[in-house]
């Protein structure tokens, strides 16, 4: 100076909303009785509800494939057996889905 998987796959976290479930609240049936019970059904509201399910990281964790290489053994390969595989500052706007985001657009525009 140049090259690199410009960048596969999983599970998981941070962070994220509110489809479903639970909570909370209000309210109608109920049962005494006018005022109170009791939490059984049904209905609205509420993520300003710790949660369960659900999304979820290119600049987080792991771990697995895949590529580079050395070295050995048999033969053009394979097969063990090692070593590399780095670094990452960033909007604004849009977009999906019930919604929202560190999710996509995106290692983009720009910075340095």
């Nucleotide at each position: 100076u140049g090259u690199a998987g410009g960048u596969g796959a999983a599970a998981c976290u941070a962070g994220g909303g509110u489809u479903c479930c639970g909570g909370u609240c209000u309210u109608u049936c109920c049962c005494c009785a006018u005022g109170g019970g009791a939490u059984g059904a049904g209905a609205g509201a509420u993520g300003u509800c710790u949660g369960g399910u659900c999304c979820g990281a290119g600049a987080g964790u792991u771990u697995c494939c895949g590529g580079c290489u050395u070295c050995g053994u048999c033969a053009u390969g394979a097969c063990g057996a090692g070593g590399c595989u780095c670094c990452a500052c960033g909007g604004a706007g849009g977009g999906a889905u019930a919604a929202a985001a560190g999710c996509c657009c995106g290692g983009g525009a720009g910075a340095u």